[in-house]
RNA sequence: GCGGGAUUAGUUUAGUGGCAAAACGUGAGCUUCCCAAGCUCAAGUCGGGGGUUCGAUUCCCCCAUCCCGCA
Numbered sequence: 001g002c003g004g005g006a007u008u009a010g011u012u013u014a015g016u017g018g019c020a021a022a023a024c025g026u027g028a029g030c031u032u033c034c035c036a037a038g039c040u041c042a043a044g045u046c047g048g049g050g051g052u053u054c055g056a057u058u059c060c061c062c063c064a065u066c067c068c069g070c071a
Base pairs, nucleotide, nucleotide: 001070002069003068004067005066006065007064010024011023012022013021018054026042027041028040029039030038047063048062049061050060051059
């Protein structure tokens, strides 16, 4: 330099053109003499920009970071 892949909550990951989800973690409450465990509730997320579309996390383009291959 060329080609391909990945980027979603604090972490690990699902997800699909029409409300963004789970586990763990965090906070509050219940329970307990206390702790742990358990139960309930809550907060928190689509890497950045542009385009297509009535509507984009999803499709297209560019950029950024990481990974793989070729040279």
Source information
Transfer RNA from a Candidatus Parcubacteria bacterium, 71 nucleotides, folded computationally. The coordinates come from a structure-prediction model, not an experiment, and the mean pLDDT is 81. Taxonomically the source falls in Candidatus Parcubacteria (Bacteria, Bacteria candidate phyla). The sequence was found in a public genome assembly. Its Rfam family is "tRNA". Rfam classes the family as a transfer RNA. From the family's description: Transfer RNA (tRNA) molecules are approximately 80 nucleotides in length.